This is a predicted structure of a 424-nucleotide RNA (Bacterial RNase P class A) from Croceibacterium sp. The gene name in the source record is rnpB. Rfam family: Bacterial RNase P class A. Rfam classes the family as a ribozyme. NCBI's taxonomy places the organism under Bacteria, Pseudomonadati, Sphingomonadales, Erythrobacteraceae, Croceibacterium. The coordinates come from a structure-prediction model, not an experiment, and the mean pLDDT is 75.

Parts: sequence; C1' cells; structure tokens
RNA sequence: CCAGGAGGCCGGGCAGCCGCGUCUUGCCGCAAGGCAGGUCGAGGAAAGUCCGGGCUCCGCGAAACGAGGGUGGCGGGUAACGCCCGCCCGGCGACUUCCGCUUCGGCGGCGGGAAGCCGAGGGAAAGUGCCACAGAGAGAAUACCGCCGAUGGCCCCUAGCGGGCACAGGCAAGGGUGAAAGGGUGCGGCAAGAGCGCACCGGGGCGCUGGCAACAGGGUCCGCAUGGCAAACCCCACCCGGAGCAAGACCGAAUAGGGGUCUCGCGCCGAUUUAUCGGCAGGAGUGUUUCGCUCCGAGAGACCCGGGUUGGUUGCUGGAGCCUUGCGGCAACGCAAGGCCGAGAUGAAUGGCUGCCCCCGGCUGGCCGGUCCUUAUGGAUACCGCAGACGGGACAGAACCCGGCUUACAGGCCUCCUGGCAAA
Repeated sequence: CCAGGAGGCCGGGCAGCCGCGUCUUGCCGCAAGGCAGGUCGAGGAAAGUCCGGGCUCCGCGAAACGAGGGUGGCGGGUAACGCCCGCCCGGCGACUUCCGCUUCGGCGGCGGGAAGCCGAGGGAAAGUGCCACAGAGAGAAUACCGCCGAUGGCCCCUAGCGGGCACAGGCAAGGGUGAAAGGGUGCGGCAAGAGCGCACCGGGGCGCUGGCAACAGGGUCCGCAUGGCAAACCCCACCCGGAGCAAGACCGAAUAGGGGUCUCGCGCCGAUUUAUCGGCAGGAGUGUUUCGCUCCGAGAGACCCGGGUUGGUUGCUGGAGCCUUGCGGCAACGCAAGGCCGAGAUGAAUGGCUGCCCCCGGCUGGCCGGUCCUUAUGGAUACCGCAGACGGGACAGAACCCGGCUUACAGGCCUCCUGGCAAA
C1' cells in the first nucleotide's frame, strides 16, 4: 500500500437573559405561603418489558414426587441468568500446496486454511410417529430407463476357443426422481457389475497417550454392519411456589351510607289479625282561588363506634453504587487501598430565546490562494482549499431499584487482528 475482519468511545461546547422541580439557609407572614441565596436536576438506550435478581405481600411445618414450564458441547465468571469469558466440534472464509486444462491472461478439481462470522451444539442402536410432491423404490428399502446374458435355454452354419435371440436369470456401474436413494476417488477384477479385492480419504469397535473436561492424536481390528427429523411425541440431566411499588405500611376531611346509646315524638274518631282499612282534619302538585283529582303523612335531634372514597405521608433512593491506583487471572472477573455522593417528580420538573464557536449539506463568489490554458498585462473554475449567506444537527425522555439481552439512532473520534506485496 492492497485485501479481509473485529472492537471501543462521544452523542454538540461556552456565555448572557427568562423560566421549572427537589433539598437547604436566611428574611417576611398568625397561618397558608411569599421573596432572596446556595445545591443538585435524564439516557446510551431512560424504550421493548424478553430473561435473571433484590425488596414487598400471599400461601406453606420441612422436603420430595407428580403436573406444568424452561435450559441443553465443555470449563470458568456471577447474587443469579436463556447473560459474559475462554476452549472444543461442525459449516463459511481471504489465501494457498498439489493435480489437470489453457488462447499463457487464467480456469477447474481434491485437500489445507488466518483473523473472523454463523450454529435450539444432549440422545435417532429405548419405544412410537413422520418423510409432502416427484419417483420403480423413503427403510433393516428399490429396479423405471439401462448394462450383461459368462452359465442354462432356443436359433444359424463356414462346425469353431464361431455368430445370433434376450427366454430363464444376473447387476446396481451409468441415466432419471427427490431435500434425502446402502460411504467417496482411483486401480484391479468381471459376462456385466459390486468393498468383490487393493491404495488413500471417510466411518465403526477396542484399548493407549495428552487434556479437569468437551475433545484431539496415533495404534490395532472390522469392508462398512439399523438414512433423515427430537424447532414431532418421547428419553436423560439440571433449574423453577404465586403476584407485583396500582407490592406493602400509616393518617384520614366534607358529604352520603352502616351500627349503637339516650331524649322527644308517632293528628282525631271507628273497626279489627298492633298493623291495616274507612271517615274527618293536615301537607304537596295540578299557573292562582273554590271544588274535583293524584300523591304524602314517622321520624327528628344529640353523642359515640367502625369500614370505604377523594386526599396526604411512607415505601424512595447510599447501592450486587461510581472513580483512581495496585495486585491476581489469557479473559469474563475478583481482592485491597484511597477518594466521591451523581434526579426523586406524582398530571408528573429537567426547558426556551439570543450571540460566538463546532460538525454536515448543496449553492454563490475568479477583484481570494493553489491548479490549468494563453502569454500583449488576458482567461477557465472540473478538483483541493478559502470566504459568504442559507438549511440541517439524530433516536428518544426517568417513575421502586439493579444485572443482562434486543430494538432505534444525524454525525464524529480512536484502537486492534489476519493474509499478500514492496522497501528498509
């Protein structure tokens, strides 16, 4: 320099004016409160509410089983996790050994493979189930096209160590279907074929070595001996009680209900089953008055008790806290010392305006610098800068608190890893 990758950080700055919320100090005010000063005042995701906890209440003698749900390579970290770190295995991966082809530019194939990315990554030989369409055959499977027809059968004659047919039968190499068809490549072999035999690769069993382990390496035996799906049921191992700050605790108004005690009262007459009927009187309505009609007629007051609503207080923010340094660890992280306090609102504060600067974008300017053309002193503006005015500066906003994950995001800054080439 080219190519391929990974990670971290910031999330406009300063000043002036106006304004808002918590706490606090002072003054004023009987109080409610007001004024002035000080202090602090959103995020990397405060979001989604997906996972794990703290805390609170409920249930529970304790624990286990069952039901239901979750997790799933191995080891570690952590309060815990489905998170994080390291490692293993598989796939991809710039590049590349070797081989073949070549129009000498490259192309193809087997294999290896950095940094890094991806993987619901336990069990398919416990059992059940499924494998659509296509296809002959989808499981301890198959023969459609095809190949062969050595052997047996039939036919021909030149009668042989001959030729033909494709009948019995053999085969699974090639074609075809499919996501998937009984290991792959090559040589031998054969009538044709086939792990039928052999070499290499792959695979399985057994033990060895290394590793805490996942696993790796090599040895030996086995021609290969039951394809895939568990994000189907299922099996195995481990984990999980439920609800959530609208949890929970406390105070508690007016008013309207509820309960209790006491006091007063229940119009008059008649009847009877002491609660109804009839009559009279009373009150209200029908705009007013009389009449008529309809309706009403037993509760009221004082004191006390208890529950709830609005509201208020608390829970509430000093905590698995943050920063710096040192030590241990590959790392996640842990330990120690020192320092720091950084929102607590509750219809819900954390904002607005102006100026200067910063970043981005296109535009304008040649009487701005480079640069270019022409040189008689002139001209050009694609590019790099410069100047000017204009436009833009995201996603989003605490609500009990933490650890994660995921998702959204204008723009900017920084670091690291690997391979190749060149130079020193």